[in-house]
Context: one part of a larger RNA
RNA sequence: CACCGCCCGUCACGCCAUGGAAGUCGGGAGCGCCCGAAGUCCGUGUGCUAACCCGCAAGGGAGGCAGCGGCCGAAGGCGAGCUCGAUGACUGGGGCGAAGUCGUAACAAGGUAGCCGUAGGGGAACCUGCGGCUGGAUCACCUCCUU
Numbered sequence: 001c002a003c004c005g006c007c008c009g010u011c012a013c014g015c016c017a018u019g020g021a022a023g024u025c026g027g028g029a030g031c032g033c034c035c036g037a038a039g040u041c042c043g044u045g046u047g048c049u050a051a052c053c054c055g056c057a058a059g060g061g062a063g064g065c066a067g068c069g070g071c072c073g074a075a076g077g078c079g080a081g082c083u084c085g086a087u088g089a090c091u092g093g094g095g096c097g098a099a100g101u102c103g104u105a106a107c108a109a110g111g112u113a114g115c116c117g118u119a120g121g122g123g124a125a126c127c128u129g130c131g132g133c134u135g136g137a138u139c140a141c142c143u144c145c146u147u
Stems, first nucleotide, its partner, number of pairs: 003110001005107001008103002011100001013097004018092003023087006031079004039072001041070004047065003052061003113134009
């Protein structure tokens, strides 16, 4: 590059990230129940037992050990959830991308002033109703300020 201006939304195409989603896969921390190793501890201990006690001795006692039972208990198993991640037919919008499509909503009274809230409607920008605002042009009047 100054209205042959600016500019809005749908739609189409490409790329990017992202929400939802029947599910699928994996991680994490717990919870309930089942099972329960090692080991400590508790009980038992008819079997075993050099040291201590009694006894001349045989033997007995004390203590200890094996064994057995129990509490706790790692790993494991089952179950219902929590949480994080990956993936997922399909689906929602978003961002970006010289010259695509439809219209023209906004900017000058943008050709129905615009905008806000709300409701309904519509390919799309939007339209209509109700209430509100002036951040509306124009005309007239009033008040105030400046010269």
Predicted 3D model of a 147-nucleotide part of an RNA (small-subunit ribosomal RNA, 3' minor domain) from a Gemmatimonadota bacterium. Model confidence (mean pLDDT): 85 of 100.